[in-house]
RNA sequence: UAACACAUGCAAGUCGGGCGAUUAAGACCUCUUCGGAGGUGAAUACAGUGGCGAAAGGGCGAGUAAUGCGUUUCUAUGUACCCUAAGGUGAGGGAUAGCCCAGGGAAACUUGGAGUAAUACCUCAUGUGGUCUCCGGAUCAAAGGCUUGCCGCCUUAGGAGCAAGGAACGUCCUAUCAGGUUGUUGGUGGGGUAAUGGCCUACCAAGCCUUAGACGGGUAGCGGGUGUGAGAGCAUGAUCCGCCGCAUCGGGACUGAGACACUGCCCGGACUCCUACGGGAGGCUGCAGUAACGAAUAUUCCGCAAUGGACGAAAGUCUGACGGAGCAAUGCCGCGUGCAGGAUGAAUCCCUUCGGGGUGUAAACUGCUGUCAGGGUUUAGGAACACAAUGACCAGACCCAAAGGAAGGGCCGGCUAACUUCGUGCCAGCAGCCGCGGUAAUACGAAGGGCCCGAGCGUUAAUCGGAAUCACUGGGCUUAAAGCGUACGUAGGCGGACAUGUAGGUACUUUGUGAAAUCCCACCGCUCAACGGUGGAACUGCUGGGUAUACCGCAUGUCUUGAGACAGGUAGGGGUCGUCGGAACGAUAGGUGGAGUGGUGAAAUGCGUUGAUAUCUAUCGGAACGCCGAAGGAGAAGUCAGGCGACUGGGCCUGUUCUGACGCUGAGGUACGAAAGCGUGGGUAGCGAACGGGAUUAGAUACCCCGGUAGUCCACGCUGUAAACGAUGUGCACUAGAUCGAGGGGGUUCUGACACCAUUCUCGGUCGAAGCGAAAGUGUUAAGUGCACCGCCUGUGGAGUACGGUCGCAAGGCUAAAACUCAAAGGAAUUGACGGGGGCUCACACAAGCGGUGGAGCAUGUGGCUUAAUUCGAAACAACGCGAAGAACCUUAUCCUGGGCUUGACAUGCGCGGAUUAGCUCGUUGAAAGACGGGCCACACCUUUUGUAGGAGCAUACACAGGUAUUGCACGGCUGUCGUCAGCUCGUGUCGUGAGAUGUUGGGUUAAGUCCCGUAACGAGCGCAACCCCUAUUGUUAGUUGCUAACAGGUAAUGCUGAGGACUCUAGCGAGACUGCCGGUGUUAAACCGGAGGAAGGCGGGGACGACGUCAAGUCAUCAUGGUCCUUACGCCCAGGGCUACAAACGUGCUACAAUGGCAGGUACAAAGGGAAGCAAGACCGCGAGGUGGAGCAAAUCCCAAAAGCCUGCCCCAGUUCGGAUAGGAGGCUGCAACUCGCCUCCUUGAAGUUGGAAUCGCUAGUAAUCGCAGAUCAGCCAUGCUGCGGUGAAUGUGUUCCUGAGCCUUGUACACACCGCCCGUCAAGCCACCCAAAUUGGUCGCACCCGUAGUCGCCCCAAUUCAGGGGUGCCCACGGCGAGGCUGGUGACUGGGACUAAGUCGUAACAAGGUAACU
Repeated sequence: UAACACAUGCAAGUCGGGCGAUUAAGACCUCUUCGGAGGUGAAUACAGUGGCGAAAGGGCGAGUAAUGCGUUUCUAUGUACCCUAAGGUGAGGGAUAGCCCAGGGAAACUUGGAGUAAUACCUCAUGUGGUCUCCGGAUCAAAGGCUUGCCGCCUUAGGAGCAAGGAACGUCCUAUCAGGUUGUUGGUGGGGUAAUGGCCUACCAAGCCUUAGACGGGUAGCGGGUGUGAGAGCAUGAUCCGCCGCAUCGGGACUGAGACACUGCCCGGACUCCUACGGGAGGCUGCAGUAACGAAUAUUCCGCAAUGGACGAAAGUCUGACGGAGCAAUGCCGCGUGCAGGAUGAAUCCCUUCGGGGUGUAAACUGCUGUCAGGGUUUAGGAACACAAUGACCAGACCCAAAGGAAGGGCCGGCUAACUUCGUGCCAGCAGCCGCGGUAAUACGAAGGGCCCGAGCGUUAAUCGGAAUCACUGGGCUUAAAGCGUACGUAGGCGGACAUGUAGGUACUUUGUGAAAUCCCACCGCUCAACGGUGGAACUGCUGGGUAUACCGCAUGUCUUGAGACAGGUAGGGGUCGUCGGAACGAUAGGUGGAGUGGUGAAAUGCGUUGAUAUCUAUCGGAACGCCGAAGGAGAAGUCAGGCGACUGGGCCUGUUCUGACGCUGAGGUACGAAAGCGUGGGUAGCGAACGGGAUUAGAUACCCCGGUAGUCCACGCUGUAAACGAUGUGCACUAGAUCGAGGGGGUUCUGACACCAUUCUCGGUCGAAGCGAAAGUGUUAAGUGCACCGCCUGUGGAGUACGGUCGCAAGGCUAAAACUCAAAGGAAUUGACGGGGGCUCACACAAGCGGUGGAGCAUGUGGCUUAAUUCGAAACAACGCGAAGAACCUUAUCCUGGGCUUGACAUGCGCGGAUUAGCUCGUUGAAAGACGGGCCACACCUUUUGUAGGAGCAUACACAGGUAUUGCACGGCUGUCGUCAGCUCGUGUCGUGAGAUGUUGGGUUAAGUCCCGUAACGAGCGCAACCCCUAUUGUUAGUUGCUAACAGGUAAUGCUGAGGACUCUAGCGAGACUGCCGGUGUUAAACCGGAGGAAGGCGGGGACGACGUCAAGUCAUCAUGGUCCUUACGCCCAGGGCUACAAACGUGCUACAAUGGCAGGUACAAAGGGAAGCAAGACCGCGAGGUGGAGCAAAUCCCAAAAGCCUGCCCCAGUUCGGAUAGGAGGCUGCAACUCGCCUCCUUGAAGUUGGAAUCGCUAGUAAUCGCAGAUCAGCCAUGCUGCGGUGAAUGUGUUCCUGAGCCUUGUACACACCGCCCGUCAAGCCACCCAAAUUGGUCGCACCCGUAGUCGCCCCAAUUCAGGGGUGCCCACGGCGAGGCUGGUGACUGGGACUAAGUCGUAACAAGGUAACU
C1' cells in the first nucleotide's frame, strides 16, 4: 500500500444462593426376585426458563469542512449498576419453554398434541411519595432466595459518574464556483421526543443566507501533542490520552437504563461456501495466521502470576483487554570485541631524489584480567490479597574455562576534516552545487596512506531551518519582477481643535477553567543511562468580578486653521457649434510656347507633337493652418494652434463675508480615453497599407522610383488598446539654497505708461547641500523624512498562451494556468575589443612618378599527381631561390629494394677467460659490408726455467649503449610578427561599496608618453632619445708593403732606385653641430618658420639596438630536455635506387622581345674581398673550355681582376646581325665513379617571345633604375640564389577625399574564444510533455418520472378475558428502472503550437548609424 478477499483456532460470558426437569461415578438410608429399584443431601454435564452483562474492553480512519473537533458557556433533559435519605414488600390468577408423544426436512430448522415451575407474566389492595388538575379529585408499586442475618425487590428525593441538547468564537485550498434556498425563513394549532426545535404535519406570511465569500468543487477525521525554528511561524496528527465516525455495501426498526448494536434481528445488493437443487450458511477495520498488492513491516507462542473488566453471596469461571516471551540494528540507551610491556623499528605492501621514508608499538613475543556469549549450582525481588498457598516470564548471586567466539561503513578537488603512485585517455566512468575525464587526473578505477563515525555507516524519500526567497515580527515596485491610461465615486479603511459623559477596545488586579500524559525544573528508583516515580512550574487561551480613563471607539455640545461657498479681478492652442480667410497643391477652360519632362547613386517604368514640362489668366475642390512660437500656455489623462462669434468647464490672485470637519483614499462600479480597425451615410486635393509596374540584387514578395485602392476628412455609433512614459499611484505635512520663465498681488512716483525695489501666492524648467540609491542618478515638482488609502511583484522560457467565463458586429479585449524546460534570465557600472560611429594624427597607405610581376622560354621552391621510395619540417600577411652558405657516391634521415651485425658504429662499470691482441700480411667467398681460415710481431713490473698480477686491447656474460622514433598543445633556449609602432607599468596619495579611475586626460608641440603649460596628483621604472660602429670635414701622431711635390740616379717604360712626409692614402687619438647666433610666430613657454656662418643644420646619412605583451605563431630534425615508445630493432654497417619523376597549377627569379639597341675593333676608371691539399703572372700549345710549365705571393708588396662608359665602323625595324630555348655532333675539367644526375667550350640547330587581361609589387636620393666585382658553402656544380662591394645615376610628391595598417581621445554595444564575435526565423530529422478533436469508455452529482422490499406510524375489518393475533389499506422509503442534463477522468485518427537535441538546409532580422535607427 488493497476500509481488497479470507482457510483454521481463539477473542463474552456468568449465576443451581431465581426456576422446573435431568445425568455418569461415588456416599448414606429403605426395599430387593440380588439383576436392581426408590429416596436423601452434596456435587455435576448438555440444553431450557429467568436475571445481569453482551452499548464496555479491543480494531480501523472509509466517510465527514460541520449533525465533527477545540475553548468558553448554557439547560428544556434521561440515567441500570454505586452512595445517601424516607417509606413499602399485602392478597390472588392464568399461562409457557424445557421434558414427553406424533410428524415434515439432506440440512438449517420446524409443525401439532398433552402437560409443568419461577426473582417470567397478569389482576386487586395500600399510597410515604410521584404525575395530572377546573384544586373537587383522578391515577401509578413490589419477588423472593438461602447456612436467620445476609442478599434481593418496589416507590420517591438527592448525589456521583455517564449520557442528551443549545449558543458564541476558532477550524485547509479554490471566484477559471456569484448568487443560493420552498420545509426554505418566521408565526399559529396539532403530532412526536427523555427533552427544546420545521424534528414532523395543516394553515398563514415572504422571508432567510451571501464579496467579513453564501452556494458549488477539491482535499482532509479533530484535539492534547509531535518535528523544526532565537522567536513569530511552518509542517504534521504513528505509538499514549480525550472526542467523533465506521464495522462486507445500502436501508430499517426491535430489545434495553443505554444501540438503531463489530463477533444481535429483518430486508435488498455484491461476493464466498454447503446442498439430496427443494433450500440454507457467512462477514478478522479483534489476536495470531493465509493469499494478494507492494520498495516494505513480525509468532497460527506462554499465562491469567500481576493490573483491570463481566457474572456470582462466595469459592470461582471467563477475559488474544492485559502481563510476558519470539522475530526485525526499526529507534533510543548502555556494554564488549581486551589491558600493560615490547625495535633507530622484523616481514609483507606502498612511495622514493635510490640515500631512504611510511604502514608502526602496530605485529611477533612476555606478563595480566575476565565484561558479553558458553557450561554448572542456587533463589533476593516483581507477591499485594488476615494466615497459608500462588511466577507465564523477567531477573539476582556463586563457581568453571579460555585472549580465546565478536569490526565495519563512508569519505579524502572546493564547500569540508583527510594525498600519493599506477591504470585509463571526453573512453570507461564520477557528480549535492560548482564541475572532473581529450596521455603527466590529489575529482574516474585500483593500491598504499590518511580523515570522520563506529555495531553501525552510507544512500534515497520527506519536513522544518538557513530563505528577510510571501517579509505579522521582517521585503519591495524610475532602469533588476512590479503604479491600473486617466478621473469621478459606492462599500470599506483612515481622519482637525476644545469640553463633558460612557467604559466597547486598552492597561492592571482577581476568580473559575485550560483533563491526564508530553515539554521544562528539583528530588528520587532501576549498578549507569534510556526508562520510570513524586512534587513544582508551565499550558502565552477563554470566562466572571473589580479598578484606571491617557489614547482609540461611542454619545452630546462648542470652535475655525482642513474643506467648501460668496464678492472683485485675471491669464490661457481648455471644450462644443457656426462662420470667414490667405498661401500651397491638384483639376478644368483659355492664351503663350515647341521637345522634352520627370525621377535616381545611376537608370527605367510614367507623362509629352491629340502639344507635356515651363509660364499667364479665370473658375472649382478638399485637406492642413507659415511667421508669432518659446526650456512658453491650457487640460484628469488622451490631447489642444489661421481669424471672428455664440454657448460652456476648470485654474490662479485679492478680500476674509458665510457654512462648520461637510475631509483623504477608494475593492467592485461608472465616465473619458492617441493611432489603427469596424458599421451606416457623405466626402476625397495631397499623402498612401494592399496591389501593378520599373530598378537594385545570387534572389529582393524589401529599402529607391512611377502609379494607386482602402484609409486619412465629416456626422452618428462601436472598439478600449499604446514605450497611454516622468517607464516614478493619489492626498497631506516637514527638511539648505542658486538661477531662468509664466500668471496674480504689494511698494516707490501727483497720476498713468515705462522703469525700479524688495517681498508674497500659484505654475513650469535648470543646477545643486544634506539625505537616499546597487549604481546611473534623484534632490521642496524627491527616488529625502513621516502619515493615510488603493493597485501591483515573487527565477528564465513555456505565456500574457491554453481551457473556462465575460465584453465585442468582427478584429479582438479583460480575467488567467499547468505539464515540460534551463542554471541561469536580468539591472547598473568597469576594463578591453569591435563599428559599413565621430574627432585629431601618422606610415611608399593612397595620390604624383620611375621600374617591375601577372603573358613567353628557362632556373628554382611549393601544392598536386605519380612512384617500391619520390625522407622530414615550414602554411595568409609573418610557408613557397624557406631549414639547404652546394643531394652524382658520401651527405641522407629503414624514404625504397636487397645483403648483413646484436653489449653493438660510440661511453662507463663489473664478473670470468686465455696469451696474444693492436699493427702488418696472405688465402677463399661476396656487389660491398661482412663471414671463414692462415702467417709475422709488441708494452710495463717483479724476476728470469719461467711465472705472476696489471694497463691498453681481445673474447664471453651482465648492467647498459643507441634512436633525425612520438609529443613545439609538457618544456629550456633561439627566432618570426604586430613594430623602431610610442607605447607599457609601478610606489605613495586621492576618488569610488567595488571592478576601477586619477597620474597617462586637457591646451600647444614633436619622429617620439619629445618637451612646455595647465592640473588631485607627486614621483619613478621599462621603452623614445643619447651613449656604440660605419660614413661626410679637418687637426695631430706615425710613414711600410702605401704615396712621389722638390732633389739625385736609372729605364723602352714604370716610385724602378737613393731620398722625402709635403700630397693621396693607411689607422690611432682629437676637433666639429649645440636651435649656439639673428629675425619672425607662439602663452615672456616648449617649439616652429626664415636667415647667417659652416664640409655638414635642426635626428646630417646608414647600422647595431626591438618595451609590457599578442599569435598554445615556428623549431623535440641545430642543441638541451620531462613523459611515452623500440631493444637480433624504430639501433648499427653496406650495395643500388630515390630526394632530380611530370598532364596541368602557384610563388620567387633570370633572359628577352630590341636601335637610349646588337655586333666588331680600339681605349679608361673602382671598392670590398679571397689565396698554401691555395691564388697563380709572363711564356708556349689549343678557335675555345683548357693544357704544359711555373716567376711571385702566408700577401697595403704577388695573383684572382672589372663592366656599363668613351672613340670608330657595320646593321636599318625584320621574328631581324633581336632573342636564345631545344636538339645533333665534337671536346675540356673535377672526381673511385658524371647512365639515372655535374659544370664548361666549340660547330651546327635557332622554339616561344613584337612589352603582356583581371589583378598586383618595390621605391622619396647617392634612393629607384642600370653596370659589373667579390665572398661563404665547395673535389666539382645545376648560383639566374644569398651576403657584401663599388661604377653610372633619375623622376615625382610638400596633399590626406578614398584603399590598407597604426596611435590618442570620445561614442554605441546583446561582443569578452572579444566581428573570422554574437544571433533570429522557416524547413528537414529525433525525442518529450501539452492544447484542440470525430468518437469511445468510466466515475460522480443532483433533477423529473416509474417500481416499491423490510419497517415505524396511522386507518378499516375480523376475532378476542388479558397480553397478543389474523386480514386489508395509506404516507414515507432502500435497491432498481427510465429520461434529459451538470461536473470530472481515461483512450483517441487527425491537427496545432511549445521545449530539448549533432558541426543539417535556406537566408541575415537583431546587437555598431548592424549597413533601411531600433522598439511599442